C1' cells in the first nucleotide's frame, strides 16, 4: 500500500432501529463498640465527523486509535 476484526462507565463485558445495562471500583447512608463483611441509594459511558430515518449506540460512508493478515 491493500483486506479484514474491534472500538460502549475507573475496568472487564452485554445489549438492541425506539428510556444504554451487569459485575467490579467510586462516594452517601443503614448497620457494628470499632474495622471487615452485608443491605440500600447515587453519580458515571456507545472512538470522531457526515449521511439515511419520524427517530442511530445499532445500518451507510470517511476518518482515527489499536489487532491480524497480506504484500
Nucleotide at each position: 500500500g491493500c483486506g479484514g476484526g474491534u472500538g460502549u462507565a475507573g475496568u472487564a463485558c452485554a445489549a438492541u432501529g425506539g428510556c444504554a445495562g451487569u459485575a467490579u471500583g467510586g462516594c452517601u447512608g443503614c448497620u457494628u463498640c470499632c474495622c471487615a463483611a452485608g443491605c440500600a441509594g447515587c453519580a458515571g459511558a456507545c472512538g470522531u465527523g457526515g449521511g439515511u430515518u419520524c427517530g442511530a449506540u445499532u445500518c451507510c460512508c470517511a476518518u482515527c486509535a489499536u489487532c491480524c493478515g497480506c504484500u
Molecule: transfer RNA
Organism: Elusimicrobiota bacterium